[in-house]
RNA sequence: UCUUCGAGGCAGGGUUUGAUUCCCGACCGGCGGUACAGUCCGCAAGCCUUUCUCCAAGGGCACGAUCCGGUGCGAUUCCGGAACCGACAGUAUAGUCUGGAUGGUAGAAGA
Numbered sequence: 001u002c003u004u005c006g007a008g009g010c011a012g013g014g015u016u017u018g019a020u021u022c023c024c025g026a027c028c029g030g031c032g033g034u035a036c037a038g039u040c041c042g043c044a045a046g047c048c049u050u051u052c053u054c055c056a057a058g059g060g061c062a063c064g065a066u067c068c069g070g071u072g073c074g075a076u077u078c079c080g081g082a083a084c085c086g087a088c089a090g091u092a093u094a095g096u097c098u099g100g101a102u103g104g105u106a107g108a109a110g111a
Base pairs, nucleotide, nucleotide: 001111002110003109004108005107012024013023014022026096027095028086029085030043031042032041033040038084039083046061047060048059049058050057051056066082067081068080069079070078088099089098090097
């Protein structure tokens, strides 16, 4: 420098004119670090803004959540148990539908 890859998930039921959005219940877990992590530390998408033709770089805003016990030299990471969390826009109030996105980031692999 180039190429490829690069996010999963409402079964079943209730209310309603209308809800995968409410209620019961179900299900899901990006990347790097570290004793194997959605909850530790760090990074990542959206919006605004400065320099600026662009590219690129810088700044700002938004961006969630864990305890107890056990094993162990060492684990908020393993094992057992009980919890909790989830950008923006649309729509009957959405982590799971639709959309920005046939996009793109952190990053991974290869040449």
About this RNA
The prediction has a mean pLDDT of 81. The RNA shown here (FMN riboswitch aptamer (RFN element)) has 111 nucleotides and comes from a bovine gut metagenome. The model forms 96% of the base pairs in the Rfam consensus. RNAcentral holds the sequence, with entries from MGnify.